Annotation
The RNA shown here (transfer RNA) has 74 nucleotides and comes from Mogibacterium sp. It was read from a public genome assembly. NCBI's taxonomy places the organism under Bacteria, Bacillota, Peptostreptococcales, Anaerovoracaceae, Mogibacterium. Rfam family: tRNA. The family's RNA type in Rfam is transfer RNA. Model confidence (mean pLDDT): 80 of 100.

Order: sequence, then C1' cells, then structure tokens
RNA sequence: GGCCGAGUAGUUCAGUAGGUUAGAAUGCCAGCCUGUCACGCUGGAGGUCGACGGUUCGAGCCCGUUCUCGGUCG
Repeated sequence: GGCCGAGUAGUUCAGUAGGUUAGAAUGCCAGCCUGUCACGCUGGAGGUCGACGGUUCGAGCCCGUUCUCGGUCG
C1' cells in the first nucleotide's frame, strides 16, 4: 500500500429488505427488605450510534471521504 471485519450507555453487546420512543445485560444512583453488608424487589439517571458530508419526506441501517483497532495479502 491492496482487501476484509469492528467502532451504538461506564463495560460487554443486540439492533438487516430505512419509518412508531434507540434497546438488553452488567455497572451507577435512590427507595424497599435486613441489626449491618451482600442477595433480592421496585424505580431512576446515563447515548446527538467514531468524525464529516451526501441520498431520502425520513438514516444506527444506504453512498462517499476520513480516524482508530484487529485480521489478511504483497
């Protein structure tokens, strides 16, 4: 340098023929429970989906450029 894959909540990930509010688990906070902690139960906060641009009435999803990581070929 060529090609392929990945990038979504603090963390691990799901989300495909573009459309209703962007989700799960875990973590965090509060309450309940308990003599206390843990466990358990209930509720809550937390994301402009790597960045920029384009297509579209509408983009996490399609297209282009680019950044980071991994793999592979030379």